Model confidence (mean pLDDT): 75 of 100. Predicted 3D model of an 85-nucleotide RNA (c-di-GMP-I riboswitch aptamer) from Saccharibacillus brassicae. The sequence is in RNAcentral, with records from Rfam. The model forms 100% of the base pairs in the Rfam consensus. Rfam family: c-di-GMP-I riboswitch aptamer. Its family is annotated with cyclic-di-GMP binding in the Gene Ontology.
RNA sequence: CACGACAAACGGCAAACCUGCUUCGAAAGACAGGGACGCAAAGCUAUAGGGCCUUACCCCCAGGGGAUGGCAGCCAGCCGCCGAA
Numbered sequence: 001c002a003c004g005a006c007a008a009a010c011g012g013c014a015a016a017c018c019u020g021c022u023u024c025g026a027a028a029g030a031c032a033g034g035g036a037c038g039c040a041a042a043g044c045u046a047u048a049g050g051g052c053c054u055u056a057c058c059c060c061c062a063g064g065g066g067a068u069g070g071c072a073g074c075c076a077g078c079c080g081c082c083g084a085a
Base pairs, nucleotide, nucleotide: 012039013038017034018033019032020031023030024029037073043078044077045076049075050074051071052070053069057066058065059064060063
C1' cells in the first nucleotide's frame, strides 16, 4: 500500500410514522419541520446499464401496453473520513 474482517474517536446521514396556510405534482414521488428503523459509503450518478413505482400524455383499443415523470435506504458505477488488534 492492497484485500478481508472489525473495536474506538470526531462527526455525518436518517426509514416507518406525524405535521404542512396541505408547498409542488396527473400520479408515483418530491420539498420543509419533527422523528430515529437503521447505514462505512444510507456520499454522488436516473441521457452507462439492470430492476422497481406511476401513467398526465400517447398507442392499440375497452382492457391492455409504453416514460418523455420518479426511486440511489434494490443491484450497479464513481469518489471517499478515522485508525486498534